[in-house]
RNA sequence: GAACCCGUAGCUCAGUUGGCUAGAGCGUUCCCUUGACGUGGGAAAGGUCAGAGGUUCAAGUCCUCUCGGGUUCACAA
Numbered sequence: 001g002a003a004c005c006c007g008u009a010g011c012u013c014a015g016u017u018g019g020c021u022a023g024a025g026c027g028u029u030c031c032c033u034u035g036a037c038g039u040g041g042g043a044a045a046g047g048u049c050a051g052a053g054g055u056u057c058a059a060g061u062c063c064u065c066u067c068g069g070g071u072u073c074a075c076a077a
Stems, first nucleotide, its partner, number of pairs: 001073007010026004019057001028044005050066005
């Protein structure tokens, strides 16, 4: 330098033939339960979907560029 893959909640991820309102598990906070902790039950908070632009009535999803991570290849020494 080239190609490909990945980036979504604090963590691990789903959602990718564009279409309700962005979700699950774990974690956090609160309530019930307990003498207390844990377990169990219930509720809540937490996201500008890596960033910018474009296409579209509508974008996490499609296109372009940039950033970060990974794999492979090439060049030089």
This is a predicted structure of a 77-nucleotide RNA (transfer RNA) from candidate division WWE3 bacterium RIFOXYC1_FULL_39_7. RNAcentral holds the sequence, with entries from ENA. The organism belongs to candidate division WWE3, within Bacteria. It matches the Rfam family "tRNA". Rfam classes the family as a transfer RNA. Rfam describes the family as follows. Transfer RNA (tRNA) molecules are approximately 80 nucleotides in length. The coordinates come from a structure-prediction model, not an experiment, and the mean pLDDT is 80.